[in-house]
RNA sequence: CUUAUCCAGAGUGGCUGAGGGAACAGGCCCGUUGAAGCCACAGCAACCAGGCGCGAAUGCCCCGGUGCUACUUCCUGCCCGAUCAACGGGAGAGAUAAG
Numbered sequence: 001c002u003u004a005u006c007c008a009g010a011g012u013g014g015c016u017g018a019g020g021g022a023a024c025a026g027g028c029c030c031g032u033u034g035a036a037g038c039c040a041c042a043g044c045a046a047c048c049a050g051g052c053g054c055g056a057a058u059g060c061c062c063c064g065g066u067g068c069u070a071c072u073u074c075c076u077g078c079c080c081g082a083u084c085a086a087c088g089g090g091a092g093a094g095a096u097a098a099g
Stems, first nucleotide, its partner, number of pairs: 001099006011041005019030003024077004042069003047065002050061003073093001078090004
């Protein structure tokens, strides 16, 4: 850079000790009943690999490679639906996978 997906799912323990939910802003939350990080184990998922199945496809399994395990990617920010609120759609940004 290209393509696909992002309202589903899945946490305990140890070390540590004040922040965290990507960045900025606003909001809403989480946090000394322990945040973030690291480690161990467990789990979720099924993008890739592998296996099964089929006329083909859908599909099923999953020991491997990744990823993930508060809140929709926590929500909004730009555009559209005449306008405001609400709501919906899209864009942008981001994350993950494969190339």

About this RNA: The RNA shown here (SAM riboswitch aptamer (S box leader)) has 99 nucleotides and comes from a soil metagenome. The model forms 94% of the base pairs in the Rfam consensus. RNAcentral holds the sequence, with entries from MGnify.